Notes
The prediction has a mean pLDDT of 80. A computed fold for a 73-nucleotide RNA from Candidatus Cacconaster scatequi, annotated as transfer RNA. RNAcentral records the identical sequence in 2 taxa. It matches the Rfam family "tRNA". Gene Ontology term of the family: triplet codon-amino acid adaptor activity. RNAcentral holds the sequence, with entries from ENA. The organism belongs to Candidatus Cacconaster, within Bacteria.
RNA sequence: GGCGCUAUCGAAUAAGGGUUCAGUUCGCGGCCCUCUCAAGGCUGAAAUACGGGUUCGAAUCCCGUUAGCGCUA
Numbered sequence: 001g002g003c004g005c006u007a008u009c010g011a012a013u014a015a016g017g018g019u020u021c022a023g024u025u026c027g028c029g030g031c032c033c034u035c036u037c038a039a040g041g042c043u044g045a046a047a048u049a050c051g052g053g054u055u056c057g058a059a060u061c062c063c064g065u066u067a068g069c070g071c072u073a
Base pairs, nucleotide, nucleotide: 001072002071003070004069005068006067007066010026011025012024013023018056028044029043030042031041032040049065050064051063052062053061
C1' cells in the first nucleotide's frame, strides 16, 4: 500500500428499516425499609465513533473519515 472485521450509557450486552424520542444486568444518585450498614423494594440520570447519502422513516442500508484488530504484499 491492498483487502477484511469491529465501533451503542461508567462497564458488559441486546435491538428483522417502523411495536424503540434505544431495552437489560452491574455500577452511580435519590427515596422507602433498618438503631446503623449490607441485602431488598421504588425511582432517576447516563450511549448509537464522526460527516454525508438513500428512504415517508436509519443504531440498522450505502459512501467517506477516524480509531482498534486481523490477513496479505